[in-house]
Background: This is a predicted complex of two RNAs, RNase P RNA and transfer RNA, with 449 nucleotides together. The prediction has a mean pLDDT of 78. It holds a member of the Rfam family "Bacterial RNase P class A". The family's RNA type in Rfam is ribozyme.

RNA sequence: UGGGGUAGGAAGGUGGUCGCGCAGGAAGGUUGCUGCCUUCCUGUGAGGAAAGUCCGGGCUCCACAGGGGAGGGCGCCGGGUAAUACCCGGAGGGAGUAAUCCCUGGAUAGGGCCACAGAAAACAGACCGCCCACUGCCCCUAUCUUUAGGGGUAAGGGCAAGGGUGAAAAGGUGGGGUAAGAGCCCACCGCAAGCCCUGGUAACAGGGCUUGGCACGGCAACCCCCGCCUGGAGAAAGGCCAAACAGAGCCAUGGGUGCCCCGCCCAAAGGCUCGGGUAGGCCGCUUGAGGCAGAGGGGUAACUCUCUGCCCUAGAGAAAUGACCACCACCUGGGCACAACCCAGGGACAGAACCCGGCUUACCUACCCCAGCUU
RNA sequence: GGGCCCGUAGCUCAGCUGGUUAGAGCCGCCGGCUCAUAACCGGAAGGUCCCAGGUUCGAGUCCUGGCGGGCCCA
Numbered sequence: 001u002g003g004g005g006u007a008g009g010a011a012g013g014u015g016g017u018c019g020c021g022c023a024g025g026a027a028g029g030u031u032g033c034u035g036c037c038u039u040c041c042u043g044u045g046a047g048g049a050a051a052g053u054c055c056g057g058g059c060u061c062c063a064c065a066g067g068g069g070a071g072g073g074c075g076c077c078g079g080g081u082a083a084u085a086c087c088c089g090g091a092g093g094g095a096g097u098a099a100u101c102c103c104u105g106g107a108u109a110g111g112g113c114c115a116c117a118g119a120a121a122a123c124a125g126a127c128c129g130c131c132c133a134c135u136g137c138c139c140c141u142a143u144c145u146u147u148a149g150g151g152g153u154a155a156g157g158g159c160a161a162g163g164g165u166g167a168a169a170a171g172g173u174g175g176g177g178u179a180a181g182a183g184c185c186c187a188c189c190g191c192a193a194g195c196c197c198u199g200g201u202a203a204c205a206g207g208g209c210u211u212g213g214c215a216c217g218g219c220a221a222c223c224c225c226c227g228c229c230u231g232g233a234g235a236a237a238g239g240c241c242a243a244a245c246a247g248a249g250c251c252a253u254g255g256g257u258g259c260c261c262c263g264c265c266c267a268a269a270g271g272c273u274c275g276g277g278u279a280g281g282c283c284g285c286u287u288g289a290g291g292c293a294g295a296g297g298g299g300u301a302a303c304u305c306u307c308u309g310c311c312c313u314a315g316a317g318a319a320a321u322g323a324c325c326a327c328c329a330c331c332u333g334g335g336c337a338c339a340a341c342c343c344a345g346g347g348a349c350a351g352a353a354c355c356c357g358g359c360u361u362a363c364c365u366a367c368c369c370c371a372g373c374u375u
Numbered sequence: 376g377g378g379c380c381c382g383u384a385g386c387u388c389a390g391c392u393g394g395u396u397a398g399a400g401c402c403g404c405c406g407g408c409u410c411a412u413a414a415c416c417g418g419a420a421g422g423u424c425c426c427a428g429g430u431u432c433g434a435g436u437c438c439u440g441g442c443g444g445g446c447c448c449a
Stems, first nucleotide, its partner, number of pairs: 001371009012328007020045011047349001051360002054358005059234004066262004071230005076090005091104005105225002110223002112219003127163002129159003134156002136153007171189006190214001191212009238283004247274005254266004290311009330346006376448007385401004394432001404418004425441005
């Protein structure tokens, strides 16, 4: 310098001037007087991702969220947690030179798919190839004929070792066997099923015995099966107050349960559609599974328990949090051979809108690995 | 704030339950016809299937994450 990976988040500080939002206070103005407007003072004002809205919860309403179905999600094992698809630890397999990272139920429950190429693509098949043991055919020898012996021929037929195709071709090595061959047979290795022992909470690992010559590859981020979880809607939730208007039609055992059924609840009022009207105020609203530091306990860790101290200060409305100057600190480049000094430049991603816990993406910083170059 | 959908040639769209080399119409280009233009006939070109990663032998299609666009609500 280039490439790759992991972890973390404090994202400049101080002072001054001008400007913006919110809260409190003061003064003045006002045809509305606990209102509105103007001015001044004081206090306070974004993040690690506030983002994407991808998960999980709190909270609110529908019934206190009940049973079944559909739909959706997750998927090795154990633990953490309010909960999770997150985190921690482990198991098996895989990628990479390495740092490090990725994957994970079931393919003998069933259905489906496996293009092209290739002979054959799933209880397979014979293009090249190999084979004259068998059935044929041809030749030679012997023989009166029948027949016997030898040689040839790949027509019938046998084979699946080798070649070739493909992402994938139905165990491997050696020996026996055969016409040629082949788990056809045998030894060892591998594999599958069952049982047992040891270690481990478990996933699993190691070992032993028996059976099977080995018979059914891959895809479940295709349907599906198994196990577990899941009621729905979301702060425009929801509650209270005020203002304004014009009604009409439809539903009858109706309405609610924000997918369906059951069940439950409500009640003689209501619901739906079209049309008309209002585009106001208050609550919810920010102190919470809160953070930081220290001490002690449990745990490998994630995390958790107890005690002590400190800190929490936007919470508005389409909605503010900014700009400039000076000094200091940091980084980069140059003036220089180093330092000091001087000059120039730079500081990202992005922005709260009910609140938390994660993930992802963006940005920055630190560290690690590999390669090259220089000293 | 919340929910849903889409992205394929310059434009408008197909592309089925993954399969070989992604198609059609219009526009534009070239040639023909015509005195010339239009219409018509013939031809050729034109694609990071929005981007990246994954599943698979194989991805426009399936999964995940980004980017861009559109629609709806009290």